RNAcentral holds the full RNA, with entries from SILVA.
Predicted 3D model of a 481-nucleotide part of an RNA (small-subunit ribosomal RNA, 3' major domain) from a metagenome.
Context: one part of a larger RNA
RNA sequence: UGACGGGGGCCCGCACAAGCGGUGGAGCAUGUGGUUUAAUUCGAUACGCGAGGAACCUUACCAGGGCUUGACAUGUACUUGAAGAUCCAAGAGAUUGGGUCGCUUCGUAAGGAGCAGGUACACAGGUGCUGCAUGGCUGUCGUCAGCUCGUGUCGUGAGAUGUUGGGUUAAGUCCCGCAACGAGCGCAACCCUUACUGUCUGUUACCAUCAGGCCUUCGGGUGCUGGGGACUCAGGCAGAACUGCCGGUGACAAACCGGAGGAAGGUGAGGAUGACGUCAAGUCAUCAUGGCCCUUAUGUCCUGGGCUACACACGUGCUACAAUGGCUGGUACAGAGCGUUGCGAGACGGCGACGUUUUAGCUAAUCGCGGAAAGCCAGUCAAAGUUCGGAUUGGAGUCUGAAACUCGACUUCAUGAAGUUGGAAUCGCUAGUAAUCGCGCAUCAGAACGGCGCGGUGAAUUCGUUCCCGGGCCUUGUACA
Numbered sequence: 001u002g003a004c005g006g007g008g009g010c011c012c013g014c015a016c017a018a019g020c021g022g023u024g025g026a027g028c029a030u031g032u033g034g035u036u037u038a039a040u041u042c043g044a045u046a047c048g049c050g051a052g053g054a055a056c057c058u059u060a061c062c063a064g065g066g067c068u069u070g071a072c073a074u075g076u077a078c079u080u081g082a083a084g085a086u087c088c089a090a091g092a093g094a095u096u097g098g099g100u101c102g103c104u105u106c107g108u109a110a111g112g113a114g115c116a117g118g119u120a121c122a123c124a125g126g127u128g129c130u131g132c133a134u135g136g137c138u139g140u141c142g143u144c145a146g147c148u149c150g151u152g153u154c155g156u157g158a159g160a161u162g163u164u165g166g167g168u169u170a171a172g173u174c175c176c177g178c179a180a181c182g183a184g185c186g187c188a189a190c191c192c193u194u195a196c197u198g199u200c201u202g203u204u205a206c207c208a209u210c211a212g213g214c215c216u217u218c219g220g221g222u223g224c225u226g227g228g229g230a231c232u233c234a235g236g237c238a239g240a241a242c243u244g245c246c247g248g249u250g251a252c253a254a255a256c257c258g259g260a261g262g263a264a265g266g267u268g269a270g271g272a273u274g275a276c277g278u279c280a281a282g283u284c285a286u287c288a289u290g291g292c293c294c295u296u297a298u299g300u301c302c303u304g305g306g307c308u309a310c311a312c313a314c315g316u317g318c319u320a321c322a323a324u325g326g327c328u329g330g331u332a333c334a335g336a337g338c339g340u341u342g343c344g345a346g347a348c349g350g351c352g353a354c355g356u357u358u359u360a361g362c363u364a365a366u367c368g369c370g371g372a373a374a375g376c377c378a379g380u381c382a383a384a385g386u387u388c389g390g391a392u393u394g395g396a397g398u399c400u401g402a403a404a405c406u407c408g409a410c411u412u413c414a415u416g417a418a419g420u421u422g423g424a425a426u427c428g429c430u431a432g433u434a435a436u437c438g439c440g441c442a443u444c445a446g447a448a449c450g451g452c453g454c455g456g457u458g459a460a461u462u463c464g465u466u467c468c469c470g471g472g473c474c475u476u477g478u479a480c481a
Stems, first nucleotide, its partner, number of pairs: 001481002003478003007475007015465002019429005026319008034310002042050002061305007070123001074122008084101007104113003125294002128292003134288002136283003139279001141277001146185006152161003165176003191271004196239007206228002210226003213222003242265001245259005321422001325381007337369003342362002347356003388419001393414007435457007
């Protein structure tokens, strides 16, 4: 100087407390451990993680069948042939054998250029090892308020001071004091979204006033047309919030408390943004790369299988156990996205998944996905393992795709399991939040209860800091570095 303390002081955080909802019990989904296996590929203190999507492919694993200048790149030498298209046979295919068509360009020619095959050689190739050789990227402490430097001063020196102290703040934020004076990386602000207003521009958006059309139960409805530039909305520009104003407290400071005005008030809300460093943290399987290793195989092609196994254990979720509910009928209101190998209206068929053809429209503020659901209105069920719950199993189908057996999703008929609120323990959340309800997107032929977004409905509680956990500053002890 640090680190540590079941030392002290001050302070903060959904850390506790106060509340609301869960997990832990059930079934299923998914990941992991373990076990099994020819293989259940690999990594990850991780576990709906890499993976934003394993039937083949992916794929790295296993079995079997092949190849050896190679599936891929460059070059040299020799040699053959345009390139290529297509057919037949054998085979699980890779591949092998054969046939047909085809004859590039420059040049008189020799020959050259391009492309493809073969032979030989340099070499290729490796998701093989080492993340404890590395780059890059990432996690974590932590969006915590810290981490340092120059000059000066003090100390023999390691170092100290500044950065400590008194207040204050979300903040090393600001004020005051001070052997310090300044500065840098962080904080804040500058950026994006959102909340208010003005102005400009109006097409595909909008429709108050005027006229027309269409429908009409004659009340009205409908942007359909002319038209309009009001409103909504979209998108540019500008304004607006700064403790600016008032009162109080305070040290005449910084600031704090209350109030006014205001769409918004003290960082308005949310996002992006992650200092010096820590963990030899993670990744050689994104990529790059040193070294080592393989080279008729640890490379490469193919078929099939596996990654989907199953006594069990754990994590993360979904669905429930019901009446604040289930079912039936009617009826209302979003936002954000996506669409030409695509979104697909309408019509017809089917109980339905979906299909058919004419396919309308749309490269989309124009057309489509697209009926939002919870909600509201009416009816029914009456406390039951039920009209709750939907696992499991059997039958019949739909769709994608060469192909759904291993191993897809969905529909329909039948079946109707466990489950009556979950021990010890444990998690999330402070407001448009939790809870609850649906919608969309990425990946994607198909395949979400996961992920990422979007809106609808919309709470309760916070006395407080004694305690648990994590962290910051000062101080103290130490046989630790």

Rfam family: Bacterial small subunit ribosomal RNA.
The coordinates come from a structure-prediction model, not an experiment, and the mean pLDDT is 81.